[in-house]
Context: one part of a larger RNA
RNA sequence: UUGGGUUUAAAGGGUCCGUAGGCGGGUCUUUAAGUCAGUGGUGAAAGCCUGCAGCUUAACUGUAGAAUUGCCAUUGAUACUGGAGGCCUUGAGUGUAGUAGAAGUAGGCGGAAUAAGGCAUGUAGCGGUGAAAUGCAUAGAUAUGCCUUAGAACACCGAUUGCGAAGGCAGCUUACUAUGUUACAACUGACGCUGAGGGACGAAAGCGUGGGGAGCGAACAGGAUUAGAUACCCUGGUAGUCCACGCCGUAAACGAUGAUUACUCGCUGUUAGCGAUAUACAGUUAGCGGCCAAGCGAAAGCAUUAAGUAAUCCACCUGGGGAGUACGCCGGCAACGGUGAAACUC
Numbered sequence: 001u002u003g004g005g006u007u008u009a010a011a012g013g014g015u016c017c018g019u020a021g022g023c024g025g026g027u028c029u030u031u032a033a034g035u036c037a038g039u040g041g042u043g044a045a046a047g048c049c050u051g052c053a054g055c056u057u058a059a060c061u062g063u064a065g066a067a068u069u070g071c072c073a074u075u076g077a078u079a080c081u082g083g084a085g086g087c088c089u090u091g092a093g094u095g096u097a098g099u100a101g102a103a104g105u106a107g108g109c110g111g112a113a114u115a116a117g118g119c120a121u122g123u124a125g126c127g128g129u130g131a132a133a134u135g136c137a138u139a140g141a142u143a144u145g146c147c148u149u150a151g152a153a154c155a156c157c158g159a160u161u162g163c164g165a166a167g168g169c170a171g172c173u174u175a176c177u178a179u180g181u182u183a184c185a186a187c188u189g190a191c192g193c194u195g196a197g198g199g200a201c202g203a204a205a206g207c208g209u210g211g212g213g214a215g216c217g218a219a220c221a222g223g224a225u226u227a228g229a230u231a232c233c234c235u236g237g238u239a240g241u242c243c244a245c246g247c248c249g250u251a252a253a254c255g256a257u258g259a260u261u262a263c264u265c266g267c268u269g270u271u272a273g274c275g276a277u278a279u280a281c282a283g284u285u286a287g288c289g290g291c292c293a294a295g296c297g298a299a300a301g302c303a304u305u306a307a308g309u310a311a312u313c314c315a316c317c318u319g320g321g322g323a324g325u326a327c328g329c330c331g332g333c334a335a336c337g338g339u340g341a342a343a344c345u346c
Base pairs, nucleotide, nucleotide: 004317005316006315007300008299012314014201015200016199017198021194022193023192025088026087027086028085029084030083031082033081034080035077036076037075038074039073040072041071042070049065050064051063052062053061054060091191092188093187094186095184096183097182098181099180100179103177104176105175106174107173108172109171110154114150115149116148117147118146119145120144121143125136126135162169163168206247207246208245209244210243211242215241216240220236221235222234223233258313259312260311261310262309263308266291267290268289269288270287271286272285273284274283295302296301319346320345321344328339329338330337331336
C1' cells in the first nucleotide's frame, strides 16, 4: 500500500460553526473534458513468451511472430460523470397561525434551614462515638421563646418528565435573546451533506486582580483506633467552594456507540402538537423509555433512537512494556496542555 476494523478486544475527535477539498435531487437542450470505439504514428536493440532452424543433445545461437497493457494525432459514439443554458419541487430554507420547555443573559423578590449577635426563661451538663476522648459549659452552656444580621442552596411538586450542540440547566417573577415542534403549502428554487487546517463554546479542580465568607471543607492541629495509622471515626480548621472580570482547555467530556440521508415485523408506556362535535378508541408528526421479529454479533447484547441493509464525508487503530515518556516546536502567568518518537525488553 491492498485488505480489515473502531459499544465492551487497539481504535469515534469533548461539542458545534465553518474554509479548502470530497460527494450531491428531477427534467430538457447543448458541449464532448473524463469514458468508449476505429485508424495512423511512436513505443531502440537485447531480454521474457511462442513457432521453426543450427552446433550429435542441452546450455548457447539464429530467424519469424507475439508482447510492449503506454503516449501523441485524428475520425466517430453520447448512456453515465463533468462544463454551459432553461425549467421543476419532493431535499433545504423563508413565511403565516399555533404550541412547548430546569435553553441562555441581566435585574428584582420569597420562605424553610444553618450560623452569629442581643434580650428573656432556666440549671448542670452538652456534644460526640462501636466505646471514648479532644472540644464547649457556673465568666451560665445545651434546651426553649422573641428580635437582628449574614452567606449559600432552593424541600414538597419531581417523573427511565422536559430543554440544550456538548459541557450542562430546577424557588418565584420581570425584561431581553435564542431554539425546537405542529398545521397550512403562500414564497425562494438544489440555495444541500460532510468538513483537513481554522474559529467559538467547553464540568470540576487550578491560576491572576478585587470583593465575599453562613455551612461544608483539601492542607494543618488535636483526640481516638492500631503492632504502627502520615488513613478510615471524632473535635477544630486555612485555601477553596460563592460573586465580577480575565486565564486554563482537561474528564469514565460515556450511549465507552462521529455527522447526514434512505430502506427494513410488531407490542407497550409517556411528552408536545394535529385533524374530528368528542375528555374515549383509532390515526398522524416530532421526541423520551421498555420488550421483541428478521438480520447482525466472538458473545454479552443491538434491534425504525441499530451495533440491521446501503451511500457520502471526516476522525482514529495496527502486539505488551518502555510511554502519552524523551527531544524539538506551539500554547500558557504558572500548574500544565497539544503534537509525539527511539534504544532496549517480553
This is a predicted structure of a 346-nucleotide part of an RNA (small-subunit ribosomal RNA, central domain) from an uncultured bacterium. Its mean pLDDT, the model's own confidence on a scale to 100, is 88. Its Rfam family is "Bacterial small subunit ribosomal RNA". Its family is annotated with ribosome and structural constituent of ribosome in the Gene Ontology.